[in-house]
RNA sequence: GGGCGCUUGGCGCAGGGGUUAGCGCGCAUGGCUUACAUCCAUGAGGUCGGGGGUUCAAAUCCCUCAGUGCCCA
Numbered sequence: 001g002g003g004c005g006c007u008u009g010g011c012g013c014a015g016g017g018g019u020u021a022g023c024g025c026g027c028a029u030g031g032c033u034u035a036c037a038u039c040c041a042u043g044a045g046g047u048c049g050g051g052g053g054u055u056c057a058a059a060u061c062c063c064u065c066a067g068u069g070c071c072c073a
Stems, first nucleotide, its partner, number of pairs: 001072007010025004018056001027043005049065005
């Protein structure tokens, strides 16, 4: 330099146009326990990497930039 992917809560991921963006782990609070863990219940935490475009409507489609992974040279 070229090609193909990925970027969504603290971490790992789902969601591939339709209006409350979810799941697991983790975290907080309460219950249980002498206590801790397990278990149960509840809750907090995301303007979906930045910018622009298409559309009535964009996490989702297009362009661009940035970061990152693999392959080729």